[in-house]
RNA sequence: UUCGAUAAUGGCAAACUCAUUGAAAGAUGAGGACGCAAAGCUAAGGGUCUAAGGUCUUAGGACUAUGAUCGCCUGGUUACCGAAA
Numbered sequence: 001u002u003c004g005a006u007a008a009u010g011g012c013a014a015a016c017u018c019a020u021u022g023a024a025a026g027a028u029g030a031g032g033a034c035g036c037a038a039a040g041c042u043a044a045g046g047g048u049c050u051a052a053g054g055u056c057u058u059a060g061g062a063c064u065a066u067g068a069u070c071g072c073c074u075g076g077u078u079a080c081c082g083a084a085a
C1' cells in the first nucleotide's frame, strides 16, 4: 500500500418489546440479534423520511429544512487482527 481466505482477541447491534424524549421523522437507555471488516467518526454531494414554523390556498390541501437518517450510496478522516506485496 492492497485485500478480507483461514484463525484469534474482541467490537457494533436490524426487526421487535419496554421506558424516556420529540410536533413528527427520529433519538437515547435497557432487553434482544437480522446482519456488519469500518454497522468507528463526519450531514460535505446525491438519495430517502418528517413538516413544527413559514409561504400559498379553491380551506381539501400543496410547497418548503433550519429537523432526521452515515445500518441507502459517494466523498473526507481515524483505526484492531490477519494475509499478500
Base pairs, nucleotide, nucleotide: 001084002083003082004081011036012035016031017030018029019028020027021026034071040077041076042075044074045073046072047069048068049067053064054063055062056061